[in-house]
Context: one part of a larger RNA
RNA sequence: GAGUAGCGUUAAAGCAAGUGAAAGACUUGCUCACCGGAAGCCCAAGGGUUCCUGGGGAAGGGAAUCCGCCCAGGGUUAGGCGGGGCCUAAGGCGUAGCCGAAGGGCGAAGCUGAUGGACAGCCGGUAGACAUUCCGGCCCCACCUUGGCAACGUUUGUACCGAAGGGGUGACGCAGGGAGCUAGGCGCGCUGGGCGAUGGAAUGCCCAGUCCAAGGGAGUAGGGGGAGCUUUCAGGCAAAUCCGGAAGCUCGUUAACCCCGAGACCUGAUGGGGAGCCUUAAUUAUAAGGCGAAGGCGUUGACGCUGCACUGCCAAGAAAAGCCUCUAGGGAGGAGUCAGGGUGCCCGUACCCUAAACCGACACAGGUGGGCUGGUUGAGCAGACUGAAGGUGGAC
Numbered sequence: 001g002a003g004u005a006g007c008g009u010u011a012a013a014g015c016a017a018g019u020g021a022a023a024g025a026c027u028u029g030c031u032c033a034c035c036g037g038a039a040g041c042c043c044a045a046g047g048g049u050u051c052c053u054g055g056g057g058a059a060g061g062g063a064a065u066c067c068g069c070c071c072a073g074g075g076u077u078a079g080g081c082g083g084g085g086c087c088u089a090a091g092g093c094g095u096a097g098c099c100g101a102a103g104g105g106c107g108a109a110g111c112u113g114a115u116g117g118a119c120a121g122c123c124g125g126u127a128g129a130c131a132u133u134c135c136g137g138c139c140c141c142a143c144c145u146u147g148g149c150a151a152c153g154u155u156u157g158u159a160c161c162g163a164a165g166g167g168g169u170g171a172c173g174c175a176g177g178g179a180g181c182u183a184g185g186c187g188c189g190c191u192g193g194g195c196g197a198u199g200g201a202a203u204g205c206c207c208a209g210u211c212c213a214a215g216g217g218a219g220u221a222g223g224g225g226g227a228g229c230u231u232u233c234a235g236g237c238a239a240a241u242c243c244g245g246a247a248g249c250u251c252g253u254u255a256a257c258c259c260c261g262a263g264a265c266c267u268g269a270u271g272g273g274g275a276g277c278c279u280u281a282a283u284u285a286u287a288a289g290g291c292g293a294a295g296g297c298g299u300u301g302a303c304g305c306u307g308c309a310c311u312g313c314c315a316a317g318a319a320a321a322g323c324c325u326c327u328a329g330g331g332a333g334g335a336g337u338c339a340g341g342g343u344g345c346c347c348g349u350a351c352c353c354u355a356a357a358c359c360g361a362c363a364c365a366g367g368u369g370g371g372c373u374g375g376u377u378g379a380g381c382a383g384a385c386u387g388a389a390g391g392u393g394g395a396c
Base pairs, nucleotide, nucleotide: 013031014030015029016028017027018026032393033392034391035390040372041371042370043369046352047351050350051074052073053072054071055070056069060066079140080139081348082347083346084345086117087116091112092111093110097106098105099104121138122137123136124135125134141344142343143342144341145340146339147338148337149336152333160330161329165326166325167324168323169322173313174312175311176310179306180305181304184300185299186298187297188296190209191208192207193206194205195204211271215267216266217265222260223259224258225257226251227250228249229248230247231246232245233244235243236242276291277290278289279288280287281286314317358367359366374386375385376384377383
C1' cells in the first nucleotide's frame, strides 16, 4: 500500500424465551423464505470414528455458551442381508512344454479372479447411538439324529445310494406392438374430531383410513412343446435304460397330454399397526401404562410382473457351478412321508455418501455409479407451484 480489496452463487430473514461473563450466528417456540426427479430417502465406491453422551474453549474467513475441532466415556449383535467356506468371464498365475546372452517372455490342463450364475426372512416393536442382526409373531434352508407308517427290494442284483465320466437344462441380442395384472395415484362412501364472535355457509372445513413373507387349496389370464410306446444302430473317446440317428404302431392335430406361469381368493391374523382418548408423574417439551373407530366401492395405472413370452430384424447376441437324468461303481435294506430332538463357522454391519466426512493443498459455486422419487398443471424424470413427506436459509 491499507484498516483498502475481500469475508467463496442475491434461498431471507423476524420476534420471544432459555443458557451464559458475554447471544445477530447456540437451544426451544412462533412467523417468514428456499429445495422438493432434490438442496429428500437408501446403497455401491472411497473415507476410517467423522456416529452418541458429557465436558472444553486453542483453531473456525468476524462472535461463539456452538461444531465434522479438543478431551473422556459409550456405540456396530445375523444359519436366512452382503462376502467367504460354491461356480466361472476378461485378466492374472502357471506343472508339462516352447522360446530367449542372463534377468526373463509365453503357455494346453489346472488354479485364481465379480462387475455375472447359484443360494434359505418377512412384518411389527425397541433405542442416546445398531437392528431383515436385539425382542415379539409367523416362516424357511442345510446337515446330523430318534420314532411311526411304508412303495419296493433282499435269487449277486432294473430296492436304494451314486460320479471328478455321458447327456439335458442352466443359456442370455436388439427393436416393435398388444394383452392380463400389480405397485402407486385419485374420487366417492364410511369412521373419529372441530367449527365460524359480524352478513352468508352444516349437503361445509380438518385428520386418518392399512398390513409381509412363507405355507395350504386351486393351479386362473397368458405362454411353450405334438404326445406316448416298440424295435433297431458303426454316434456322444469305457458303459448306459440317458441324449442322438432310423423304422414302425397308437392317440391327436380349434384338442388331448406335459411344462412354465403373473395376479386374484382363503389362511397367516382372536395377531400387528391405526387418528385419537384416558390414567399417573413433572412447570413445559415429555415419559410410563392402558384403551382404541373406520378400513368398502369405483376409477386411473406403470419403465414393475407374466416375459425377451410373442412378432420382426441382422451386426447373430458368455462360461462354469448348480439342478435333472444316464450308466461306471457301491450296496442289504429302504426312497418317500409324518412327528420330535440337535447343530448352524469366519468377515462386514457405527457414520458421511451430489457431500463441510469421497476426488479437487481449503468446511473450495468443480467432479462422483445405482435404486426410490407424492400431489396440481402437463405428452413428460421438461417447466412452474406445493403449510406432501423430508430437508434447509449456503459461518460475518